[in-house]
Record summary:
TPP riboswitch aptamer (THI element) from Nocardioides humilatus, 107 nucleotides, folded computationally.
RNA sequence: GGCGAAAGACAGGGGAGCACGGAUGCGUGCUGAGAGUGCGGGACACCCGCAGACCCUCCGAACCUGAUCCGGUUAGCACCGGCGAAGGGAGUCCGCACCGAUGCAGA
Numbered sequence: 001g002g003c004g005a006a007a008g009a010c011a012g013g014g015g016a017g018c019a020c021g022g023a024u025g026c027g028u029g030c031u032g033a034g035a036g037u038g039c040g041g042g043a044c045a046c047c048c049g050c051a052g053a054c055c056c057u058c059c060g061a062a063c064c065u066g067a068u069c070c071g072g073u074u075a076g077c078a079c080c081g082g083c084g085a086a087g088g089g090a091g092u093c094c095g096c097a098c099c100g101a102u103g104c105a106g107a
Base pairs, nucleotide, nucleotide: 001099002098008093009092010091011057012056013055014054017030018029019028020027021026037051038050039049040048041047042046063088064087065086069082070081071080072079
């Protein structure tokens, strides 16, 4: 110098559903890694910013689009299969071993 696994550091990306209750932003329960925790703000039944938890970062189904999609299944979401070799999607550093070159010292 090359290559560069795991781990790590820093940075970045992302989602937040369903049911029941008279039911909103509340409560309870379900699935899930995660189902909205904290602070601040606004035009306050909604939304935005920052932080946190969790997942994911090109070997990329984390997540988005198609999609109020199609089949199975469920009370519904979830789940299984398809769509799907679809179209998008966020990375750098460090780095064991190994390989190569060179310098210095010693024999």

It was read from a public genome assembly, where an Rfam model found it.